[in-house]
Context: one part of a larger RNA
RNA sequence: UUGUGUUGAAGGAACUCGGCAAAAUGACUCCGUAACUUCGGGAUAAGGAGUGACUUUUUAGGGCAACCUAAAAUAGUUAUCAUAAAAUCGGGGACAGCGACUGUUUAUCAAAAACACAGGUCUCUGCUAAUUUGUAAAAAGAUGUAUUGAGACUGACGCCUGCCCAGUGCUGCAAGAUUAAAGGAAAAAGUUUAUUGCUUUGACCCUAACCCCCAGUAAACGGCGGCUGUAACUCUGACGGUCCUAAGGUAGCAAAAUUUAUUGGCAUUUAAUUGGUGUCCUGCAUGAAUGGCGUAACGACUGUCCUACUGUCUCCAGCACAAAUUCA
Numbered sequence: 001u002u003g004u005g006u007u008g009a010a011g012g013a014a015c016u017c018g019g020c021a022a023a024a025u026g027a028c029u030c031c032g033u034a035a036c037u038u039c040g041g042g043a044u045a046a047g048g049a050g051u052g053a054c055u056u057u058u059u060a061g062g063g064c065a066a067c068c069u070a071a072a073a074u075a076g077u078u079a080u081c082a083u084a085a086a087a088u089c090g091g092g093g094a095c096a097g098c099g100a101c102u103g104u105u106u107a108u109c110a111a112a113a114a115c116a117c118a119g120g121u122c123u124c125u126g127c128u129a130a131u132u133u134g135u136a137a138a139a140a141g142a143u144g145u146a147u148u149g150a151g152a153c154u155g156a157c158g159c160c161u162g163c164c165c166a167g168u169g170c171u172g173c174a175a176g177a178u179u180a181a182a183g184g185a186a187a188a189a190g191u192u193u194a195u196u197g198c199u200u201u202g203a204c205c206c207u208a209a210c211c212c213c214c215a216g217u218a219a220a221c222g223g224c225g226g227c228u229g230u231a232a233c234u235c236u237g238a239c240g241g242u243c244c245u246a247a248g249g250u251a252g253c254a255a256a257a258u259u260u261a262u263u264g265g266c267a268u269u270u271a272a273u274u275g276g277u278g279u280c281c282u283g284c285a286u287g288a289a290u291g292g293c294g295u296a297a298c299g300a301c302u303g304u305c306c307u308a309c310u311g312u313c314u315c316c317a318g319c320a321c322a323a324a325u326u327c328a
Base pairs, nucleotide, nucleotide: 001323002322003321004320005319006318007317008316010314011313014312019309027051028050029049030048031047036041038156052078053077054076055075056073057072058071059070060069061068062067079083091307092306093305094304095303096302097301098299099298103115104114119154120153121152122151123150124149131140132139133138157294158293159292160291162224163223164222167221168220169217170216171215172214176212183205184204187201188200189199190198191197225243226242227241228240229239252286253283264280265279266278267277268276269275
């Protein structure tokens, strides 16, 4: 000097991205316990008190009995600085975001708000099922049968889930249009002395699916405007005009895990806050199963605050052990 422990005056997060690390809490008995709530919880909430040994008594079990074991009560006695005397062994509270929950995951830098989930919805599937594997035979589905099986999205629960089918997709229908080969076939050309022929070209007719056309469908992929005038101060614009569109964003929520300007305005928290919370709405660029908004419980999740506690710090110091270094 480094490492691992341990102790520390006064202060107590001033440290730091951040209380990281450490400290504190911790057992049992008794008392006591809020908001909220899906009435189960929350809850060991929070917050307090007691705890050794001996004497006396009661109850239960055992024992023939003396007495033993366990639990409890009452009043005393008594020892220590210290009695859950060591070890083991929750810090607590408040608000908000996300995800309902238990669970799963990047073996070896990520455990999460990601995945899964019960629940919800849509589509296909009538059995030689759909779907899938295989060139095939065959097999899984399934020794199942629509309360089945497969695929896709969402993700407990509560309140809900608006408008648009123009585009892309999917489904359906039959009238039409277009169309391949094949089939039919007028005709023309070549060849031949000529005929029968042969070869080549071939208008036109017939003709499948797809595509076109028509319709449906958004818990399919997706989308959900602009300009302008107007109320007896001003401002604003319930109201009107006009252009465009398939339709012009409904209910909700909102400087948000989404807000550029931005450290938005106001309030609160601090002595002081680009932070946190509440509210407003001027939403650059919110918004409804690409789910919207709430939500008790839960979380080695994320942000903020309070309390307890502390060498994290002001500001470092002592001690023990180990290593390094120097000398022998």

Background:
Large-subunit ribosomal RNA, domain IV from Pleurosigma inscriptura, 328 nucleotides, folded computationally.